[in-house]
């Protein structure tokens, strides 16, 4: 100076929230594959599977200047003219040399010094290359080729004969070589090394070319370089459900072997060596530079390129050589393939192409040695599937194109629509341009430094052509950019997660549109990321998963103050190394880029070395505060053993005594007249120790409780004499360890699993009761687990306080108590801080440090298998397949509770009258029917829609008709008024005919006919809707703004103390205010006043009569006012609100009644009041008509009426007294007829006028308790009314008939005062048809102690596993289907070892049977060699028993999953017996019971402590 420079989240558990926690997504990458699509070029890459098998061709040869031949050509000579010789050239089989150990392929094996990195070899080798020195003298014997011959199908082999060399062998010479021996110097990590001397022994050589110079070779030695060999430090995957392994094993001595060290091999000796810092064993895997990802640390990976290793059909072996234990060499064995004449032979693509096979999947039997490189050669040159190129493949990366500008009538078409439009969309058409790619023609490189170009007529350049040939894929609910229509209807389908689809699907399919990317786009697979979700950077463990049951202590980890030394860690500098390529930065070259070249830095590492000395370590010394010892005290249910004691239960004996006892919710079983229970006395025996007793004590935990004695452990306080860091923690190990349980032997009172019986119950293998055995107790052993909990590991230090309590010390006090202070223990409250919250808070869950244990989604499962332990029960350790998208913690709001508190309501209670029984009416169900139209369904359907079905209504059924229609609007064409009346057929609708009728302002109106659009639908969906209504409930609630609190959902306000009918009011209060509800305002009723007086009224006069006069006093009517407000007094209350009592008043505490119904709940009711989306129908599901039905009838239910009678019936008096309402197609008087219903009649009245209108209960008489003088059903006969029409199917009258019924089982309803009960009157609907409904008045009660209980509701609080909210949730067996897994008589394979047998090739060793050129020897013979034979070792093979791993297996076991199966109801609320843990036992099942433990139990009460006053 440059570089390094960078980190995003989201969806999903809930009604909502915060947290924990998993799952999923968005990104990047790929040697990829698949689907759809596909214009061009450059650069890369391309069997990941069967290290499966391979046809064919090629991939390693070269040298004649090492050698002798052979063949051919040429020249020459001899000449017998076709032979011989000589020379030259070319080719070459063979001998010989070099190479073939490189290059190329693959990754099977290998967990190893294989690889990486850094060192070492004083323990080594190295052909070719370089440098230096020296040398090459003189001989010998063979042999292939070749010739002859033999065998064989072949491959090939044998015999005889000839021959050469740079082939082979002696001899000579030689040292700085080697060996032996002996000196000197120097060095070193031991053995030893280097340099330099003496003596002795041993070992070399080859020639070729050239005219020559000379060149190429040859031999020995030294050195260099290169390449290799060996050794070591460090690093290098998973499993402990692999814990012990090892006999050449570890070391030594000696010998051998090797290039070299070494148990490398052998003999002998010793008994070592490795291992929890993970040996051995099993599984998996070539390693690295690098690659992908990531902010990084990491994680994953090892294609292409480069380095190393290993392998070459499988296994073994050596030979040659500088180098191999040799991919395209040899030998043997195995498997396989091929040839064969059956006797024998041949082969190895994991070289390049290529084939078959496997597979989701991976290319041409191409060109060239032009370049780069390699082998041989003196060279020319030859060889080279190394390499350079081309071909195929969108396999990847990079670049380019498919046109550009203008162009609104916003064309057509498509889609959609609210029918106006919108959108596709400047998009197209059309106009003007351009030429990248492409096509045609022409030119034409660099790559070569003299020649040589496969690529290749390629790149590139020029001209011309023509918008012409070139766009798809995916997505569009959220995450995640992008929306509509149609189709479909939990179907078809989608889906990465959440999840869509059951008739209005932005989620399926299609279309239009839109978004994204683009020659690609999606999908699938794998890896990293997000994931702080294994957390070194960078997590946790009270309740979410997670502290070991407790202690002791080994290894290990960590460790007090001071001084000195050292330098292992640490820090700094230097040196070496960290290959190249890659990556980063700066430049350069291909038009750019990808690609490539150059330079730079870096490569975080390792090693060596120099220094520093604070900290850690080590060594030495020292100190006392940590720790321990001593001394003096002290508290205690600490432990063990022995002895003793009283109360109580039970039993036995005896006495008293008599009929019951016992037990429960209530009973029964049981005990008792053979005398129980009760009571008294005595005795026996076992177990446990009341009161004291206490969030008090002790102990490590489990745990420990009468008293005494003995033995014994620990703590605390004080002191400061002693030691001098002796400490903390603690994997394994060892010890202790409740209850239950097991073994042996005792003991056994009470209690009590199992069991029996009795109850309860639908059942009751339970809860309750009566019995009762193991057990509980003791001794000695075993077991080793609990909610073994503070769900909180141990130790140390620090960090506000307050207040109890236990054991001590000190001060003060004369002494106590109180007080102050201090140490240890044990509680509560509380600040900071922490926490998801709850909470914790000096006894931390705060702040720090050390060590140990443990966790990583739920289920499967603490299960299976294995191992260890146990007598067994069982314990410890501890998975996987499969399955789900959650499981979970804390807190919030609701809802709920067979939780609690407070309060209200005709809710109960106290009363009155009923219903349920009868008959009838009416509605419903059911049944029936051609139809019995439809709806309403707990309360909140059922005298409901319906305030009124003979026709109509009417929607239903049968039959007969109509089809632009019974009804609406519009267009077109035509005809004509409309209309009235009449005749015929017909059940009518309808059809056919006659008569009358004939608008107009001339535009038309109206009607009809035909036609086209359309009408119509009480058809479906109230779960598509509006509107309306019911209900909780006339209950007192429901909310908001601002503020405050809380991370948040939310809370506060609205809770609390009082009070009220009331969230009514008062007080208090982090709240202050406000809104909708409550109340009030409105109507009515009760009192009064004023005004007004007709149709009403009459104190006065008058009349038959409010008839008339008069009046406005009274009643009444209408209007307007007054009045009531807890206003006044007293008491209580908090000086409040208010309550209670009183006065006055017509009325008193909202005076009575009505209207009025908050926010919400019930997918409540209604598509049949109405409106309406969508669907369906259109000669019918529309419409018209006649008749029928809605009125049926074994039955059941609801609501009413009338009764059962004397509080009554009947009769009489016709004597009295209402209110409200109604009246014109109406009310209808008087009078009159009829027994009556009713008829005639028609006055009056559109009403305070006339009419309905008579009120009835009341009063008097009679009847005298009967199925009646009760009751009136049913039925006969005779009538009346309405209406076209009373058969199905109306109402009324008279007369006759005279049913059930004598007060109603279980159960159940209404009502608190002018109310219930009872009595009549009216109205709506309506032609007619009420016991119903809605109103009106008359008469007119009883009772309410009270809130325990039933029902409903409100508020507060509590628990919750509920939120579709208890009609919730949810557990287990059984039955069914599917899935994976365990066991299983076995059975079938794989793998690695072991023991024994056999023993190929071959090395090594031995031997001397056969043979034998070089050397020695005169010869014989010898030395040496070859073959043979023998031996050790030795692959494959065989036999054997084990080990380990996998497949399969009748059957069997549990597990998981699966809308609507069975049985129960175990859990969640006190879940109806609180639950849970360990253990034992029992049971269809959940589960029950016993023993011990826990609170993670509700409720009530008590004790203690705390807070506040």
């Nucleotide at each position: 100076u440059u570089u390094u420079u960078a980190a995003a989240g989201a969806g999903u558990u809930u009604g909502a929230u915060c947290c924990u926690g998993g799952c999923u997504c968005a990104g990047g990458a790929c040697g990829a594959a698949c689907g759809c699509u596909g214009g061009c070029g450059g650069c890369a890459c391309g069997c990941c599977u069967a290290a499966c098998a391979c046809a064919u061709g090629c991939a390693a040869g070269u040298c004649g200047a090492a050698c002798g031949g052979a063949a051919c050509u040429g020249u020459g000579u001899g000449c017998u003219u076709g032979c011989a010789c000589a020379c030259a050239g070319u080719u070459u089989a063979g001998u010989g040399g070099c190479g073939a150990a490189c290059g190329g392929g693959u990754g099977a094996g290998u967990a190893a010094c294989a690889c990486g990195u850094g060192a070492g070899c004083a323990a080594c080798c190295u052909g070719g290359u370089u440098u230096u020195g020296u040398g090459a003298g003189g001989g010998g014997g063979a042999u292939a080729a070749c010739g002859a011959u033999u065998g064989g199908a072949a491959a090939c082999a044998g015999u005889c004969g000839c021959u050469a060399a740079u082939a082979c062998c002696g001899c000579g010479u030689a040292a700085u070589a080697u060996u032996g021996u002996u000196g000197a110097g120097c060095g070193a990590c031991a053995u030893c090394g280097c340099u330099u001397g003496g003596c002795a022994a041993u070992c070399a050589a080859a020639g070729g070319a050239g005219a020559a110079a000379u060149c190429c070779g040859c031999a020995c030695a030294a050195a260099a370089a290169u390449g290799g060999g060996c050794u070591c430090g460090c690093g290098u995957c998973c499993g402990a459900u692999u814990a012990g392994a090892u006999a050449g094993u570890u070391g030594g001595u000696g010998a051998g072997g090797u290039a070299a060290c070494g148990g490398c091999c052998c003999a002998c000796c010793a008994a070592g060596u490795c291992a929890a810092c993970g040996a051995u064993c099993g599984g998996u895997a070539g390693c690295c530079g690098g690659g992908u990802u990531g902010a990084g640390a990491g994680a994953c990976u090892g294609a292409a390129c480069g380095g190393c290793c290993a392998c070459a059909u499988u296994g073994g072996g050596a030979c040659u050589g500088a180098g191999a234990u040799a991919c395209g060499g040899c030998c043997c064995a195995g498997a396989c393939u091929c040839c064969u004449a059956c006797g024998g032979g041949a082969g190895g693509c994991a070289g390049c192409a290529g084939u078959g096979g496997g597979g989701g999947a991976u290319a041409u039997u191409g060109c060239a040695c032009a370049a780069u490189g390699g082998a041989g050669g003196a060279a020319a040159c030859u060889c080279u599937g190394a390499u350079g190129c081309a071909g195929c493949g969108a396999u990847g990366c990079c670049g380019c194109g498919u046109g550009a500008g203008g162009g609104a009538a916003g064309a057509a078409g498509g889609u959609u629509u609210u029918c106006g439009g919108a959108u596709u969309g400047u998009a197209a058409a059309c106009c003007u341009c351009u030429g990248u790619c492409g096509g045609u023609g022409g030119g034409g490189a660099a790559a070569a430094u003299a020649a040589u170009g496969a690529u290749g007529g390629u790149a590139c350049c020029c001209a011309c052509c023509a918008a012409g040939g070139a766009a798809g894929c995916c997505a569009c609910g959220g995450c995640u950019a992008a929306c509509u229509a149609c189709g479909u209807g939990c179907c078809a389908g989608c889906a990465g997660c959440c999840g869509c689809g059951g008739u209005a699907a932005u989620a399926c399919g299609u279309a239009g549109g839109u978004g994204g990317c683009a020659a690609g786009c999606g999908u699938u697979g794998u890896c990293c990321g997000g994931a702080a979700u294994u957390a070194c950077u960078g997590g946790g463990c009270g309740u979410a998963a997670a502290g070991g049951g407790a202690g002791u202590g080994u290894a290990g980890g960590c460790g007090g103050g001071c001084u000195g030394a050292u330098a292992a860690g640490u820090c700094a500098g230097a040196u070496g190394u960290g290959a190249a390529a890659u990556a980063c930065c700066g430049g350069g070259g291909c038009u750019c880029a990808a690609c490539u070249c150059c330079g730079g830095g870096g490569c975080u590492g390792c090693a060596u070395u120099u220094g520093a000395a604070a900290c850690u370590g080590u060594c030495a010394g020292u100190c006392u505060u940590g720790a321990g010892u001593g001394a003096a005290g002290u508290a205690g249910g600490g432990g063990c053993a022995a002895g003793c004691g009283g109360a109580a239960u039970u039993c036995c004996u005896g006495g008293u005594g008599u009929a019951g006892c016992g037990g429960u919710g209530g009973a029964a079983u049981g005990c008792g007249u053979a005398g129980a229970u009760a009571u008294c006395a005595g005795g026996a025996g076992g177990a446990a120790c009341a009161c004291c007793g206490g969030u008090g004590g002790c102990g490590a935990a489990g745990g420990c409780g009468g008293c005494u004695u003995g033995c014994u452990g620990g703590g605390c306080u004080u002191u400061a004499a002693c030691u001098g860091a002796c400490g903390c923690u603690g994997a394994g190990g060892c010890u202790c360890g409740a209850a239950a349980g097991c073994g042996u032997g005792g003991g056994g009172a009470g209690c009590a699993a199992a069991c029996a019986g009795g109850a309860u119950u639908a059942g009751a293998u339970a809860c309750c009761c009566u019995g009762g055995u193991a057990g509980u107790c003791c001794a000695c052993g075993c077991u080793g687990u609990a909610a073994a909990c503070g769900a909180u590991g141990a130790u140390u230090a620090c960090u506000a306080g307050a207040u109890g309590u236990g054991a001590g010390g000190g001060g003060a006090u004369u002494g106590a108590a109180c007080c102050c202070u201090u140490u240890c223990g044990u509680g509560u409250c509380g600040c900071a801080g922490u926490u998801a919250a709850c909470a914790c808070a000096a006894u931390a869950a705060g702040u720090a440090a050390u060590c140990c244990g443990c966790c990583u989604g739920g289920g499967g499962a603490g299960u299976a298998c294995g191992a260890c332990c146990g007598c067994a029960a069982g314990g410890u350790u501890g998975a996987a397949a499969c399955u789900c998208a959650a499981a979970g913690g804390a807190a919030u709001u609701g809802a709920c509770g067979g939780g609690g508190g407070c309060c209200c309501g005709c809710a109960c209670a106290a009363g009155c009258a009923g219903u349920g029984g009868a008959g009838u009416a009416u509605g419903u169900g059911g049944u029936u029917u051609a139809a019995u139209u439809c709806g309403a369904a707990g309360c909140a359907a059922c005298g409901c829609g319906a305030a009124g079905a003979a026709c109509c209504u009417u929607a239903c059924c049968a039959g007969g008709g109509c089809u632009u229609g019974a009804c609406a609007u519009a267009g077109c064409a035509g005809u004509g008024a409309a209309u009235g009346u009449u005749c015929a057929a017909g059940a009518a609708a309808u059809u056919g005919g006659g008569c009358a009728g004939u608008c107009u302002u001339c535009g038309g109106a109206c009607a009809c006919u035909g036609u086209u659009a359309c009408a119509g639908g009480u058809g479906g969906u109230g779960c598509a809707u509006g509107g309306u209504u019911g209900u909780c409930g006339u209950c007192a609630g429901c909310u908001c703004g601002u503020g405050u609190c809380g991370u948040g959902a939310g809370a506060u306000g609205u809770u609390g103390g009082g009070u009220u009918a009331a969230g009514u009011c008062c007080c208090g209060c982090a709240a202050c205010g406000a809104g909708c509800g409550c109340a009030a305002c409105c109507c009515u009723u009760a009192u009064c006043a004023a005004c007004a007086g007709u149709u009403g009224c009459u104190a006065c006069a008058u009349u038959a009569a409010g008839u008339u006069g008069a009046g406005a006093a009274c009643u009444c009517u209408g209007u307007u006012g007054a009045g009531a407000c807890u206003g006044c007094c007293g008491u209580u209350g908090a000086c409040a609100a208010a309550a209670c009592g009183g006065a006055g008043g017509a009325a008193g505490g909202u005076g009575g009644g009505g209207a009025u119904g908050a926010g919400g709940u019930c997918a409540a009711a209604u598509c049949a009041u109405c409106a309406u989306g969508c669907c369906c129908u259109u000669u019918a599901u529309g419409u018209c008509c006649u008749g029928g039905g809605c009125u049926a009838c074994a039955c059941a239910c609801g609501u009413a009426c009338u009764a059962c009678a004397a509080u009554g019936g009947c009769g009489a008096u016709g004597a009295a007294c209402a209110g409200a309402c109604c009246g014109g197609a109406c009310c209808g008087a008087a009078a009159u007829c009829g027994c009556g219903a009713g008829g005639u009649g028609g006055a009056g009245g559109a009403a305070a006028a006339c009419g309905g209108u008579a009120a009835a209960a009341a009063u008097c008489g009679u009847c005298u308790c009967a199925g009646u003088u009760c009751g009136g059903a049913u039925u006969g006969c005779a009538g009346g009314c309405u209406g076209a029409a009373a058969c199905u199917c109306g109402c009324c009258u008279g007369u006759a008939u005279g049913a059930a019924g004598u007060u109603g089982g279980a159960a159940u309803u209404g009502c608190u005062a002018g109310u219930a009960a009872u009595c009549g009157c009216g109205a709506a609907u309506c032609a007619g048809a009420a016991u119903g409904u809605c109103g009106c008045g008359g008469u007119g009660a009883a009772u309410a102690c009270g809130u325990u209980c039933c029902c409903g509701g409100g508020c507060c609080u509590u628990g919750u596993a509920c939120a579709c909210a208890c009609c919730g949730c949810c557990c287990g067996u059984c039955a069914a289907a599917c899935c994976a897994u365990g066991a299983g008589a076995g059975u079938c394979g794989g793998c690695a070892a072991c023991a024994c047998c056999c023993g190929a090739a071959g090395c090594c060793g031995g031997u001397a049977g056969u043979c034998u050129a070089a050397c020695c020897g005169a010869a014989a013979g010898g030395a040496g060699g070859a073959c043979g034979c023998c031996g050790u070792c030795g692959a494959a093979g065989g036999u054997g028993g084990g080990g380990u791993u996998g497949g399969u297996g009748a059957u069997u076991a549990g597990g998981g999953u699966u809308a609507a199966g069975u049985c129960g109801u175990a859990a969640c609320a006190a879940g109806g017996u609180a639950g849970c843990c360990c253990u034992a036992u029992c049971g269809g099942a959940a589960g029950g019971u016993g023993g011990g433990g826990c609170u993670g139990g509700a409720u009530c009460a008590c004790c203690u402590c705390c807070u506040u006053u």
Molecule: small-subunit ribosomal RNA
Organism: uncultured Eubacteriales bacterium